FMN riboswitch aptamer (RFN element) from uncultured Acetatifactor sp., 151 nucleotides, folded computationally. Its Rfam family is "FMN riboswitch aptamer (RFN element)". From the family's description: The RFN element is a highly conserved domain that is found frequently in the 5'-untranslated regions of prokaryotic mRNAs that encode for flavin mononucleotide (FMN) biosynthesis and transport proteins. The prediction has a mean pLDDT of 79. Of the family's consensus pairs, 100% are formed in the model.
RNA sequence: UUCUUCGGGGUUGGGUGUAAUUCCCUACUGGCGGUAAAGUCCGCGACCCUUGACAGAAGAGCAGCUGUUGCAUCAGGCAGUAAGGGCUCAACUGUCAUGGCUGACUCGGUGAAAGUCCGGGACCAACAGUAAAGUCUGGAUGAAAGAAGAA
Numbered sequence: 001u002u003c004u005u006c007g008g009g010g011u012u013g014g015g016u017g018u019a020a021u022u023c024c025c026u027a028c029u030g031g032c033g034g035u036a037a038a039g040u041c042c043g044c045g046a047c048c049c050u051u052g053a054c055a056g057a058a059g060a061g062c063a064g065c066u067g068u069u070g071c072a073u074c075a076g077g078c079a080g081u082a083a084g085g086g087c088u089c090a091a092c093u094g095u096c097a098u099g100g101c102u103g104a105c106u107c108g109g110u111g112a113a114a115g116u117c118c119g120g121g122a123c124c125a126a127c128a129g130u131a132a133a134g135u136c137u138g139g140a141u142g143a144a145a146g147a148a149g150a151a
Base pairs, nucleotide, nucleotide: 001151002150003149004148005147006146013025014024015023027135028134029125030124031044032043033042034041039123040122048100049099051097052096053095054094055093056092059089060088061087062086064081065080066079067078068077069076105121106120107119108118109117127138128137129136
């Protein structure tokens, strides 16, 4: 450098109600790297947003062509047309890159060292849907931090 595989867990029991695995009581879960073993430290990823590049694209305009108006095969106006093709713009979609956003902890003990271990008590958990969701359904049979292996 290339390729392959892997790469997120969880609503138990009860209450209210027309309706809630969403509210209330209770229960349950904890991605990746670092570091004394970490959901809460430091950093990363996912979701979401910005900007840029590339690809696609509903559609719009111009040019073209046809008809008509017109004294005129001029200009201009109006209407129509397009299988393939030209120029410009383009909502939106996808991919890649860039930047942004991104939750929550304390006390005691052991120890050389722990916000990581042991004990106690707390706290946190994107978006969309739906009776208000960390746990249901969905984007997602996706993506990815990264881990392992092969050449």
NCBI's taxonomy places the organism under Bacteria, Bacillati, Clostridia, Lachnospirales, Acetatifactor.
The RNAcentral record of the sequence draws on MGnify.